The RNA shown here (transfer RNA) has 71 nucleotides and comes from a Candidatus Colwelliibacteriota bacterium. The prediction has a mean pLDDT of 83. Rfam family: tRNA. By type it is a transfer RNA. Taxonomically the source falls in Candidatus Colwelliibacteriota (Bacteria, Bacteria candidate phyla).
[in-house]
RNA sequence: GCGGGGUUAGUAUAGUGGUAGUACGCCACCUUGCCAAGGUGAAGACGCGGGUCCGAUUCCCGUACCCCGCU
Numbered sequence: 001g002c003g004g005g006g007u008u009a010g011u012a013u014a015g016u017g018g019u020a021g022u023a024c025g026c027c028a029c030c031u032u033g034c035c036a037a038g039g040u041g042a043a044g045a046c047g048c049g050g051g052u053c054c055g056a057u058u059c060c061c062g063u064a065c066c067c068c069g070c071u
Stems, first nucleotide, its partner, number of pairs: 001070007010024004018054001027041004047063005
């Protein structure tokens, strides 16, 4: 330098154009004599910039970072 894959809550991940989900964690409450365990509820995320579209996490272009391969 070229090609491919990845980037979604604090962490690990699903999602394929129409409200972004799950688990653990965090917070509040319940339960308990206390802790742990358990139960209920709440907060919290689409790498960044542009384009297409009525509508983009999803499609297209560029760009940053990580991984793999080629040279």

RNAcentral holds the sequence, with entries from ENA.